[in-house]
RNA sequence: GACUGCAUGGCCUAAUGGAUAAGGUGUCUGACUUCAUAUCAGAAAAUUGAGGGUUCAAGUCCCUCCGUGGUCG
Numbered sequence: 001g002a003c004u005g006c007a008u009g010g011c012c013u014a015a016u017g018g019a020u021a022a023g024g025u026g027u028c029u030g031a032c033u034u035c036a037u038a039u040c041a042g043a044a045a046a047u048u049g050a051g052g053g054u055u056c057a058a059g060u061c062c063c064u065c066c067g068u069g070g071u072c073g
Base pairs, nucleotide, nucleotide: 001072002071003070004069005068006067010025011024012023013022018056027043028042029041030040031039049065050064051063052062053061
C1' cells in the first nucleotide's frame, strides 16, 4: 500500500430498517447477617467511534475519516 473483519453502559454480549437500545457481570443504596460472603429488592450508568448521505423512520443500509485485528505484497 491492497483486501477484509470488528467497534453498543466500567467489562462482556444481544437487538428483522420501526417498543422507552435488551441481558449478564461489576458499581451504588437498602433488606437479611454479630461482621462479611451469598441471597433478595431498588438505583445509576450508552449522544451505539467521528462526520455526512439515503429513508416517514438508521445501532442496522451507503460514503469519507479515526482506531484496532487478520491476510497478501

Transfer RNA from Aquarana catesbeiana, 73 nucleotides, folded computationally. The prediction has a mean pLDDT of 81. The RNAcentral record of the sequence draws on Rfam. It matches the Rfam family "tRNA". By type it is a transfer RNA.